[in-house]
RNA sequence: GCGAAUGUGGUGUAAGGGCUAACACCGGAGUAUGCCAAUCUCCAGAUGCGAGUUCGACUCUCGCCGUUCGCU
Numbered sequence: 001g002c003g004a005a006u007g008u009g010g011u012g013u014a015a016g017g018g019c020u021a022a023c024a025c026c027g028g029a030g031u032a033u034g035c036c037a038a039u040c041u042c043c044a045g046a047u048g049c050g051a052g053u054u055c056g057a058c059u060c061u062c063g064c065c066g067u068u069c070g071c072u
Stems, first nucleotide, its partner, number of pairs: 001071007010025004018055001027043004048064005
């Protein structure tokens, strides 16, 4: 330099065009206990950036960026 894959909370994963973007861990508050832990309840937090297609985009297309793999 060329090609392919991938990018979603702090972390690991779902959602394959249409419901308030779901679940677990972590974090915060409460419950409970003589105290702590465990339990239970609630809360906060995310679609890499920009454009396009569409009535509607995490999802499809293009560009850029990051990561991984391959080729020279």
A computed fold for a 72-nucleotide RNA from Trichocoleus sp. FACHB-46, annotated as transfer RNA. Its Rfam family is "tRNA". Rfam's curators write: Transfer RNA (tRNA) molecules are approximately 80 nucleotides in length.